RNAcentral holds the full RNA, with entries from ENA. Predicted 3D model of a 327-nucleotide part of an RNA (large-subunit ribosomal RNA, domain IV) from a Bacteroidales bacterium. Its mean pLDDT, the model's own confidence on a scale to 100, is 87.
[in-house]
Context: one part of a larger RNA
RNA sequence: CACGGCUAAGGAACUAGGCAAAAUAACCGCGUAACUUCGGGAGAAGCGGACCCGCUGCGAGGCGGGCGCAGAGAAAUGGCCCAGGCGACUGUUUACCAAAAACACAUGGCUAUGCUAAAUCGUUAAGAUGACGAAUAUGGCCUGACACCUGCCCGGUGCCGGAAGGUUAAGAGGGGGGCUUAGGAGCAAUCCGAAGGUCUGAAUCGAAGCCCCGGUAAACGGCGGCCGUAACUAUAACGGUCCUAAGGUAGCGAAAUUCCUUGUCGGGUAAGUUCCGACCUGCACGAAUGGUGUAACGAUCUGGGUACUGUCUCAGCCGUGAGCUCG
Numbered sequence: 001c002a003c004g005g006c007u008a009a010g011g012a013a014c015u016a017g018g019c020a021a022a023a024u025a026a027c028c029g030c031g032u033a034a035c036u037u038c039g040g041g042a043g044a045a046g047c048g049g050a051c052c053c054g055c056u057g058c059g060a061g062g063c064g065g066g067c068g069c070a071g072a073g074a075a076a077u078g079g080c081c082c083a084g085g086c087g088a089c090u091g092u093u094u095a096c097c098a099a100a101a102a103c104a105c106a107u108g109g110c111u112a113u114g115c116u117a118a119a120u121c122g123u124u125a126a127g128a129u130g131a132c133g134a135a136u137a138u139g140g141c142c143u144g145a146c147a148c149c150u151g152c153c154c155g156g157u158g159c160c161g162g163a164a165g166g167u168u169a170a171g172a173g174g175g176g177g178g179c180u181u182a183g184g185a186g187c188a189a190u191c192c193g194a195a196g197g198u199c200u201g202a203a204u205c206g207a208a209g210c211c212c213c214g215g216u217a218a219a220c221g222g223c224g225g226c227c228g229u230a231a232c233u234a235u236a237a238c239g240g241u242c243c244u245a246a247g248g249u250a251g252c253g254a255a256a257u258u259c260c261u262u263g264u265c266g267g268g269u270a271a272g273u274u275c276c277g278a279c280c281u282g283c284a285c286g287a288a289u290g291g292u293g294u295a296a297c298g299a300u301c302u303g304g305g306u307a308c309u310g311u312c313u314c315a316g317c318c319g320u321g322a323g324c325u326c327g
Stems, first nucleotide, its partner, number of pairs: 001321007009313002013311001018308001027049004035040001037145001051066006067071001079306007086298002091103002108142006119129003146293004151223003156220002158216005165211003171205002176200005183192003224242005251285001252282001263279005
C1' cells in the first nucleotide's frame, strides 16, 4: 500500500453530496394514513411470533418442563417516511466517460393521397416498396396518458384557391434596315439600284410564374409606447395621445425561465445563497415550438426527517497479500 474484518464515547460534526459502509431483510399472524384515475397507494407505516422435551387433543392447539447472550441462533434475503421539480406509465439510447427531464409511446390535431394513389428506391429505365392494402387506409409534420383548457393577429413568409387586368420565354409574326448586283447615271472617282440570295429585325399574338384578389396560425411566426386622473398618502377601475396585422386572454410566475438577487414576507434550523408556502417589480412565462393540474410509476433531480453506521471527532487493532530486509 491492496483486500477482508473489528472498535470505547459521540452519531453526518465528513463531504459538492451520507459517496462508501452500516442498518433493514425469508416465513407466519396482527395492523396499515393522506391522496386516488377506486385499480391503487400496500410489503405503506407500525407491532408480534419462531428452539428442545414430556403430557394431552382427530386436528388447530392447550398445559408443564428445559437450555442459551441470542431460537428464521449459520448462509441467503426490502431500510423507511415527508415535501417539491421533470417526464404520465412498461420501454429506448451515446458498443468503450452521459440512462436522463433526451428518444419512443398510447392520445390529439394538421396535411397529402381515389389507385399506374401519394410518398420512397432505381441510370428521367425496367422494375420494386407502399400493398396482394383502398380514406376507420397509407405517407408526411407537430403534440405526447388522463382532467380542465387551448385566447387575439393573415400585415410579412409559406401553402391553398382565383382568374378580369399588368408583366412575360420559346415560338408565331414580319413593317423596316444592312450586304450583294443585272441594269442605269457619270470623263472618272463614284453614286443610284429591281428580282433573287443573305444578315438583321419593329409592331402584334404567345403559357405557367410573378404582380394582383381571397382563404389559411394544432402553417413559419407575432401578440406595444407615452402622459394624466380618486377628499392623507399611495395606487389607478377611468381619460388623453401615438403606433400596430394584432397588442399576451385563461392559467402560471424570483420558475430546469428572475439580470438586479442571498428580492420581500412566512415556514423549517441555535444558525438555511439550497428547500417549501406566498407576493408580483414576468431584465426575458403563457396556451399542441402546447398552458395549468394530476393518482401511479422512476438505478431520475432537489430539500427535510427517522433508522444506522470508522464518513467524521481521531485514531487504534486483527487477518491475508504486495513491497522491503534476511534466509